Molecule: transfer RNA
Organism: Pseudomonadota bacterium
RNA sequence: GGCUCCGUAGCUCAGUGGUGAGAGCGAGCGACUCAUAAUCGCUAGGUCGUUGGUUCGAACCCAACCGGAGCCA
Numbered sequence: 001g002g003c004u005c006c007g008u009a010g011c012u013c014a015g016u017g018g019u020g021a022g023a024g025c026g027a028g029c030g031a032c033u034c035a036u037a038a039u040c041g042c043u044a045g046g047u048c049g050u051u052g053g054u055u056c057g058a059a060c061c062c063a064a065c066c067g068g069a070g071c072c073a
Stems, first nucleotide, its partner, number of pairs: 001072007010025004018056001027043005049065005
């Protein structure tokens, strides 16, 4: 330098064009308990890597760039 894959909550990930962006773990509060753990419930937490484009509509499609992993030279 070229090619492929990945980037979504604090962490691990799902979501693959349609009108409320989610799960598990973690955090906070509550229930239970003499108390703690476990269990159960509730809550908070997101510019969906950035910018632009396509579209009536984009986390999702396209391009460039940024970061990471791998392969080739």